The RNA shown here (transfer RNA) has 73 nucleotides and comes from a Bacilli bacterium. The sequence was found in a public genome assembly.

RNA sequence: GAUCCAUUAGCUCAGCCGGUAGAGCACUUGACUUUUAAUCAAGGGGUCAGGAGUUCAAAUCUCCUAUGGAUCA
Numbered sequence: 001g002a003u004c005c006a007u008u009a010g011c012u013c014a015g016c017c018g019g020u021a022g023a024g025c026a027c028u029u030g031a032c033u034u035u036u037a038a039u040c041a042a043g044g045g046g047u048c049a050g051g052a053g054u055u056c057a058a059a060u061c062u063c064c065u066a067u068g069g070a071u072c073a
Stems, first nucleotide, its partner, number of pairs: 001072007010025004019056001027043005049065005
């Protein structure tokens, strides 16, 4: 220098064919319990890495950039 992959909740990831963004764990509150743990119920938390374009509509398609990884030179 070139190519490819990844980037979504505090963490690990799904969502891939464009149509209102989800799960598990964690966190908060309540119930239960002598207490803790466990269990049950409810709840909070997201500019989908950043920018631009296409579209009625973009996490999803296109381009540029950033970070991490791999391969080649």